Record summary
Model confidence (mean pLDDT): 76 of 100. Predicted 3D model of a 173-nucleotide RNA (Lysine riboswitch aptamer). Of the family's consensus pairs, 100% are formed in the model.

This record gives sequence, structure tokens and C1' cells, in this order.
RNA sequence: AUCACGGAUAGAGGUUGCGGUCGACAAGAGUAAUCUCCGGUAUGCGACGGGAAUCGCGGAGAUGAAAGGGGAGACUGCCGAAGGGAUGCGGCUGUUCCUGCAGCUGUGUUGCCUGGGACACAGGGGAAUACCCUGCGGACUGUCGCUUUUUUAAGCGUUGAGCUGUCAUGGAG
Repeated sequence: AUCACGGAUAGAGGUUGCGGUCGACAAGAGUAAUCUCCGGUAUGCGACGGGAAUCGCGGAGAUGAAAGGGGAGACUGCCGAAGGGAUGCGGCUGUUCCUGCAGCUGUGUUGCCUGGGACACAGGGGAAUACCCUGCGGACUGUCGCUUUUUUAAGCGUUGAGCUGUCAUGGAG
């Protein structure tokens, strides 16, 4: 000097990179609710399943919300950023209580999955054609490897336990 395995540290990816906070506004919705008028009224039926309790309907008119979800942009922390799955312990909603179930949600654990965003399709969440999550497809893009007579390119493949730079140190030949 080289190779490879560990360590520390600094970085890169981008047609919206990722998370958080604020956020006019749209949607929710002329809905719920309230009031007035008209009609109806039960051994039934409805309010997620079972048990108990409680409540009650339909139409017209007037007044008329909110929550969860979205949100240009700004600020902020960052580049396994983060998201999802499984699982433990909680919370909220579905009239109330017990119980089960479903959905949403906080937090702990787990190297179980995903390099990144967009798009199409399918499934799930959602009031939703928004938006979110998952799966999948082809293309794009980052990364590293291999190949090539398009070499500032093209093709094939890998995938974050990764990649690049720097530093120190141990070991190997």
C1' cells in the first nucleotide's frame, strides 16, 4: 500500500424525500340539533351481537352546527428519515351498564416487512370521487455490483443490517 471484518463521525437520495406543529379554506351539510305545523303510535320494531335498562316514529317549513379526515404555504426536527405488521398495557366511539365484537387511537417490545416518490389496479379505513394504509404491476429515480464498440451512455441484477467521505484502532495475508 491492498483486501476483508468490527468502531466513531460527517454526508447523499427528492418532478411533493420523511415526520411534527400552525394553518385561511373546501368538504362534512342545508346533515345533526332546536322551534312550529300536519300525520302516526306497538306483547311489535329500531338504536353493532347477547343480558338488563332507557329512548323512540314519518312529512313540511324556519333557524342551522360540530368532530374525526383533507389543506396551499410557513415553521421545525430529520435521511430507518419514517410507515406498516405482530404482540403487551391503556384510552375513545358504536344510547347506558356487564360482556363480546368492530373501528379509531396513545405507549412499550420486536432488526417481522418496506431504498424513494408518483401513477394504474385490488383490498381495508373514511360521509367521500378527497385523503390514509396494505398488496401488486410497469416505468422513473438513489445505491452498489456485473456486462457492453451508444462510455457524461445503455443493459442486467442487488436493496437501508445498505451506500459515500473522513478518522482512529485491533486482526488477516